[in-house]
This is a predicted structure of a 91-nucleotide RNA (c-di-GMP-I riboswitch aptamer). The sequence was found by an Rfam model in a public genome assembly. Its mean pLDDT, the model's own confidence on a scale to 100, is 86. Of the family's consensus pairs, 95% are formed in the model.

RNA sequence: AUAUUGAAAGGGCAAACCCCUUGAAAAAGGGUGACGCAAAGCUAGGAGCCUAAAGUACUUAAUAAAGUGCCAUGGUUGUCCGACUGCCACA
Numbered sequence: 001a002u003a004u005u006g007a008a009a010g011g012g013c014a015a016a017c018c019c020c021u022u023g024a025a026a027a028a029g030g031g032u033g034a035c036g037c038a039a040a041g042c043u044a045g046g047a048g049c050c051u052a053a054a055g056u057a058c059u060u061a062a063u064a065a066a067g068u069g070c071c072a073u074g075g076u077u078g079u080c081c082g083a084c085u086g087c088c089a090c091a
Base pairs, nucleotide, nucleotide: 005089006088012037013036018031019030020029021028022027035078041084043082045081046080047079048076049075050074055070056069057068058067059066060065
């Protein structure tokens, strides 16, 4: 110096539950709290998954509304792959 590596030390992040806020929802932000994480740093580019307000088709209905299907333009990087960046270090 390197990595299909991860002993040690110091530090870092923070799942679920509960509370508050935002949102149609999925979910997100804050508090609390630690299941875990060596990229659980960052990025929705690819795949997957979640949601379906608006839109659209149909049905009931009758010009009001309700229901069902489809649909991401909404999310998820703590589902996986990729891009970029990065701390320490025994063997």